[in-house]
Context: one part of a larger RNA
RNA sequence: AGUAGGCGAGGGAACUCGGCAAAUUAGCCCUGUAACUUCGGAAUAAGGGGUGCCUGCAGUCUUUAUGAGGAAUAGGGACAGCAGGUCGCAGUGACUAGGGGGUCUCGACUGUUUACUAAAAACACAGGUGGCUGCUAGACCGCAAGGUUGUGUAUAGCCAUUGAAUCUUGGUCAGUGGCGGUACCUAAAACUUGGGUUCAACCGAGCUAAGGGCCGCUUAACACCGGGAGUAACUCUGACUCUCUUAAGGUAGCCAAAUGCCUUGUCGGGUAAGUUCCGACGUGCAUGAAUAGAUCAACGAGGGCCCCACUGUCCCCGUCUACAAUCCGGUGAACCCACAUUAGGUGGACGAACAGUCCACCGACUUCCAUCGGGAAGAGAAGUCCCUGUGGAGCUUUACUGCAGCUUGUUGCUGUGGUGGGGUUGUAAUUUCAUAGAGUAACUGGUAGCUGUUAUGCAUGUACUUUUGGGUGCAUGAUAGGCACAAGUGAAACACCAGUAUCUUACGACUGUGCCACUAACCUCAUAUGAGGGACACCGGCAGGUGGGCAGUUCGGCUGGGGCGGCACCCCCUUGAAAAGAUAUCGAGGGGGCUCUAAGGUUGGCUCAGGUGGGUCAGAACUCCACCGUUGAGGGCAAGGCUAAAAGCCAGCUUGAUUGGGUUCUGAACAGUAAAGAACUCAGAGUCUAAAGACUGACCUAGCGAUCCUCCAAAUCCCCACUGUUGAGGGUUGGAGGUGACAGAAAAGUUACCCCAGGGGUAACAGGCUCGUCGCGGGUGAGAGCUCAGAUCGACCCCGCGGUUUGGUACCUCGAUGUCGGCUCUUCCCAUCCUGGCUCUGCAGCAGGAGCCAAGGGUGGGGCUGCUCGCCCAUUAAAGGGGAACGUGAGCUGGGUUUAGACCGUCGUGAGACAGGUCGGUCUCUAUCUGAUGGAAGUGGAGGUUGUUUGAGAGGAAGUAGCCCGUAGUACGAGAGGAACAGGGCUACGUGGUCUCUGGAUUACCGGUUGUUCGACAGAGCACCGCCGGGCAUCUAAGCCAUUUUGAAUAAGAGCUGAAAGCAUCUAAGUUCGAAGUCAAUCUCGAUAAAAGACAACCAUUCUUUCUCAUUAUCUUUCGGGAUAAUGAGAGGAAGGAGAGCUGUCAUAGAAGAUGACGUUGAUGGAAUAGAAGUGUAAGCUAGAAGGUUUCGACCGACUAGUUCAGCUUGCUAUCACCAAUCGCUCAAUGC
Repeated sequence: AGUAGGCGAGGGAACUCGGCAAAUUAGCCCUGUAACUUCGGAAUAAGGGGUGCCUGCAGUCUUUAUGAGGAAUAGGGACAGCAGGUCGCAGUGACUAGGGGGUCUCGACUGUUUACUAAAAACACAGGUGGCUGCUAGACCGCAAGGUUGUGUAUAGCCAUUGAAUCUUGGUCAGUGGCGGUACCUAAAACUUGGGUUCAACCGAGCUAAGGGCCGCUUAACACCGGGAGUAACUCUGACUCUCUUAAGGUAGCCAAAUGCCUUGUCGGGUAAGUUCCGACGUGCAUGAAUAGAUCAACGAGGGCCCCACUGUCCCCGUCUACAAUCCGGUGAACCCACAUUAGGUGGACGAACAGUCCACCGACUUCCAUCGGGAAGAGAAGUCCCUGUGGAGCUUUACUGCAGCUUGUUGCUGUGGUGGGGUUGUAAUUUCAUAGAGUAACUGGUAGCUGUUAUGCAUGUACUUUUGGGUGCAUGAUAGGCACAAGUGAAACACCAGUAUCUUACGACUGUGCCACUAACCUCAUAUGAGGGACACCGGCAGGUGGGCAGUUCGGCUGGGGCGGCACCCCCUUGAAAAGAUAUCGAGGGGGCUCUAAGGUUGGCUCAGGUGGGUCAGAACUCCACCGUUGAGGGCAAGGCUAAAAGCCAGCUUGAUUGGGUUCUGAACAGUAAAGAACUCAGAGUCUAAAGACUGACCUAGCGAUCCUCCAAAUCCCCACUGUUGAGGGUUGGAGGUGACAGAAAAGUUACCCCAGGGGUAACAGGCUCGUCGCGGGUGAGAGCUCAGAUCGACCCCGCGGUUUGGUACCUCGAUGUCGGCUCUUCCCAUCCUGGCUCUGCAGCAGGAGCCAAGGGUGGGGCUGCUCGCCCAUUAAAGGGGAACGUGAGCUGGGUUUAGACCGUCGUGAGACAGGUCGGUCUCUAUCUGAUGGAAGUGGAGGUUGUUUGAGAGGAAGUAGCCCGUAGUACGAGAGGAACAGGGCUACGUGGUCUCUGGAUUACCGGUUGUUCGACAGAGCACCGCCGGGCAUCUAAGCCAUUUUGAAUAAGAGCUGAAAGCAUCUAAGUUCGAAGUCAAUCUCGAUAAAAGACAACCAUUCUUUCUCAUUAUCUUUCGGGAUAAUGAGAGGAAGGAGAGCUGUCAUAGAAGAUGACGUUGAUGGAAUAGAAGUGUAAGCUAGAAGGUUUCGACCGACUAGUUCAGCUUGCUAUCACCAAUCGCUCAAUGC
């Protein structure tokens, strides 16, 4: 430092995105209560008072006992009062227990929801509306059987939409959809029918349902709801007018709104200050009426804004408690690990462009502990953003292709009868008018007669028909001839007969159809030898329509990321292209996707553009003549090349714009490669020319296209099979139909609900490079400045620097480098905002302007907004600009951006989308290395130890600034105004120290008090230390104290002397000054300062009969030696040893180590005693006390007084060895 808690002086939201968190309030009783309102509410509104304990009195209800009793008496309980007494800071004393108010927005409300980041404004809701539905209904599940709604029946059910109530809900049916109609058009199967010699394939035709076309209706169906001009007696505005246009042109309302880009719109309110908020305004990017509009009481863990109260949110932090941490004992993981041995820092020119590893310099003795979180582009997760993939998936639709379902026709199951109007056919009857002609001549043929069934004409009645003149019938009356031939008219000549066509009528047959009826298939019915329906329906086959309801699939490429845009995707020309060839960019400039029967072939002839002269003419660029005229013209079209007895222009004749082969080249440099194109050539048949010859399209280079499928053409062609030799099928050769994404899939969107594989091959952040842009500076000096470029400002043009803007780029990173702003904290730059020193001024003074030196210190508080920025308020010496991965998320936050929910506007048919707005929305990590801040141990420094120092070096800002007095109302100035040097005081900020005072804390302590438990008392436990009132030591700030001066060398600048340059000159030699800046003193650290320092004191001694060796001496001997002693050396041992450590008691010290004090020659700690201090008068006893009870003895009683400045307590001071520091152990130079 943390987590969870307690308290806090003064201020009181200044904190912050935001009062987040915390605090306040709180129970019950009494009182009192506003706007508004759907009259219910709002309402516990707000605001105010009371509340304990003791004693007494009366009341209501109830219960127990005695009692006959409901009387009465004696008790108990509950509720609710009054009076008196009494204590405390405080009486719901602890616990329990709403902070309140105003205004706006959204949603009416209670409710529901994303179990695990969203509780909402989303969903639901009552209510409104529309649609479907008469029950074998409609809707839904199911292949079906069957089932649900519902054992319900239109006051019902289902679907859709809106979302209480109130006031309302405008215009538009052009589009899409729905519903209806339909003379006509279109239209399948079935059916009928034609061609096909029969038959068949095949090719048709007719008829027709739904559907479509067509015509209507329908918006509380999907939806939609304009533009331009002019105009009123100031101006503005435009009731008014004109015009274009539409299906209609947004009505009532409402609004910078959850909807308004510009925008922080403008005005008003609130505030010192208001990007938010409220009220208005309205040319509203892009409001608007059940995709509902407006309003609205109540309600809301919804979202804004404001106020009161309250507070550690903050100024500005302090202190205490528990846990954790630290330390000891026990146990004992994980993450992570290219390498990292003693191996780091800074810088950068290297490097894949942000290095522990490269380079340079610096630094660096080793190890351990605590703390921090700068780095390890720290760990975690094959980036979720972006792109790529001929990888997925979800969703949508007027993407492509299908399938359920629905619907319509037909057919099977499937029968009988009638009737209407059709079709075909047969029989009988009947109609037939151009003109001319007597006249209503159907056509052909025969023929010269026909007619007695009363002719002809007339009359009456009646029927049909009509070309409106008539015609044909029937019935009756009356009447005796009439018609044809001939003539004439005409294309055709009539009487009569036969046949045919046609209109109409009647009858019959066949066929289909509308309607009606039937019953026997079939279906249904609790009643079944029945009833209802009925050839329908159901079901099956075939066919048409509809059909994101469902399924499968697709949703090009290039690309200075992708998308949008474009086509640089096929072809041609110039240039780029660097004189072979080849050659890139979304390089520069342009074209093609044709045309032409002549604009082709050939033969012959001619010469153009332009100019000069002349003629003509009223006038001549144009017509005519002459001359000059190498291409300056023309050549179908782009550009380039090419081109003059032509490739241009004119004319004649023609079709070589032909058939079949071959070779080479281009396409396609250097491998391969198709379509396509070009050149040359052979053969056939030709054209032109006198001939040689030319001609396989066009002066050349663009004008284009595989497989499969279909079609056409050619050959006495080839293969194969037959019902199909008049006709199947296939092949060969040539041609056509086309793929422009042009070597050629049949193809729309969306994803923020998304997934996978990958990419730093490719974007967003940051870095690198660059610096147009940006910022700053310089040169020149037009001009402004009364005059005058240069006090100040400075155009055009030119030259730089920086690497804070915005771009460009795509070099590092996509097996992840956390992204804006704020908070916190540090450091650097200077292009200086203030403070310091100077110069110039269009500087009198004051105040300014410009510039030079200077980076030591400072550079603040608020309102608004997520903001950086900016605007504003009040201060100030000033409120500087920037960098550090747009410094800083293993430091915090999470308001913004940038997941999943939701609303609005706009876009979209839709799914959905929007650098548009809005509400809501999981921030992980125990620190290994390094680094940093501190704390220790060891080693080295030529013996050890103790102490005192030197000071190379390092650090700091330890101070910085203001105001006042004074100088002085002075200098200056006409005045108004109005300085400065010296000197003094105070303050702010910063820094260091400290606790006497003022305060805070004080879970040591003392006291009060509530509930409860220990039976009561006393004394305690628990309830945040239960709460409350005090509070010493100690720690602390807001308290108190301290917080300069001097010297040296300099900067800009000012001078002295002084030449070069007889002068002048601050400079060249010499020399004096001169700043908050630099250096030093003053403060702190500092011999590992490896050149490891200096001084002082103390210690560094002795023994050894342990062993070995050497020398000498003595003794002994087997003469090899052995023994003893002394001396010396070596190895070891023992004792001593300056001093230190441990053990012990501790604190002025402290995380552990360390530091410091003490250890019996002792006050180190504890205990005791005394003092001092805190609290506030203990317990017990005695006396009293409002009153009450009483057996009269006394007893109960909140509380009061006395004993009693008591009792209790102590981290403080002192005294006192009572207890414990007893006894001891270890290390240590001892050398040359």
Large-subunit ribosomal RNA, half B from a marine eukaryotic metagenome, 1232 nucleotides, folded computationally. The full RNA is in RNAcentral, with records from MGnify. The coordinates come from a structure-prediction model, not an experiment, and the mean pLDDT is 82. Its Rfam family is "Bacterial large subunit ribosomal RNA".